A computed fold for a 268-nucleotide part of an RNA from a Candidatus Omnitrophota bacterium, annotated as large-subunit ribosomal RNA, domain VI.
Its mean pLDDT, the model's own confidence on a scale to 100, is 90.
Taxonomically the source falls in Candidatus Omnitrophota (Bacteria, Pseudomonadati).
It matches the Rfam family "Bacterial large subunit ribosomal RNA".

[in-house]
Context: one part of a larger RNA
RNA sequence: CGCAGGAAUCUUGAGGGGGGUUCUUCCUAGUACGAGAGGGCCGGAAGGAACGAACCGCUUGUGUGCCUGCUGUUCUGCCAAGGGCAGUGCAGGGUAGCGAAGUUCGGAAUGGAUAAGCGCUGAAAGCAUCUAAGCGCCAAGCCAUCCCCAAGAUAAGGAUUCCCAACCCGUCAGGGUUCAGAAGGCACCUCGAAGACGACGAGGUUGAUAGGCAGGAAGUGGAAGCCCCGUAAGGGGUGGAGCUAACCUGUACUAAUCGGCCGUUCGG
Numbered sequence: 001c002g003c004a005g006g007a008a009u010c011u012u013g014a015g016g017g018g019g020g021u022u023c024u025u026c027c028u029a030g031u032a033c034g035a036g037a038g039g040g041c042c043g044g045a046a047g048g049a050a051c052g053a054a055c056c057g058c059u060u061g062u063g064u065g066c067c068u069g070c071u072g073u074u075c076u077g078c079c080a081a082g083g084g085c086a087g088u089g090c091a092g093g094g095u096a097g098c099g100a101a102g103u104u105c106g107g108a109a110u111g112g113a114u115a116a117g118c119g120c121u122g123a124a125a126g127c128a129u130c131u132a133a134g135c136g137c138c139a140a141g142c143c144a145u146c147c148c149c150a151a152g153a154u155a156a157g158g159a160u161u162c163c164c165a166a167c168c169c170g171u172c173a174g175g176g177u178u179c180a181g182a183a184g185g186c187a188c189c190u191c192g193a194a195g196a197c198g199a200c201g202a203g204g205u206u207g208a209u210a211g212g213c214a215g216g217a218a219g220u221g222g223a224a225g226c227c228c229c230g231u232a233a234g235g236g237g238u239g240g241a242g243c244u245a246a247c248c249u250g251u252a253c254u255a256a257u258c259g260g261c262c263g264u265u266c267g268g
Base pairs, nucleotide, nucleotide: 001152005163006162007161008160009159010158011157015149016148017147018146021049022048023047024046025045026044027043033038051106052105053104054103055102059100060099061098062097066093067092068091069090070089071086072085073084074083075082076081110144111143112142117137118136119135120134164267165178166177167176168175169174180264184262185261186260188204189203190202191201192200209255210254211253212251213250214249215248216247218244219243220242225238226237227236228235229234
């Protein structure tokens, strides 16, 4: 820009893409077959490998502004307690998120038309012949079925809902004046398991969108101070203590203020 008014929401599916793998064991059955050794077709069941998708309750990894321990040094006057630096100083753990080595699921089944192949009926050619007319069966393959995208599918589809003027002139077509700026969208702002930027999604006071705060979950693992025991190093008590990021719930304390722009008037 188009889709012959504008808008919001929900859709149909022309068309396109993805997927389609394979092994072992058991039952049938030590049966058919075979002198024996050996050993089935058909059908049924179970367990794997690789690959793929989704997810984070479990396991495990990461987790540089979480917790703890430790060394050297420097600073806070000193003790104690701490801050800085030393690769995040080193080490032990670890929330959310994101991962896999973790978890769940997938390939299928079914139908249609076929290939090679196997047939029925059957002439040309009194026979024969699956083929010439006609009719069947049959593959991991093809077309559907499963998953995803999809109306710029210009043949531009469908459904529901929302929005839009008064007066004057004129026989009609139409013209003029004035008011008003709808539905909805954009921008701006607070943000997000969304994201390179656009986009997408949540929210903007009639508000839980983010921060803060409160409680909880979870992590660390027993704070400081004080008291007691010990000459002391140290230990015990107060006390599952103190501290705590991204998680959950709540709460307007802070910030999303006020406002701006686009979009028209019933539709050739």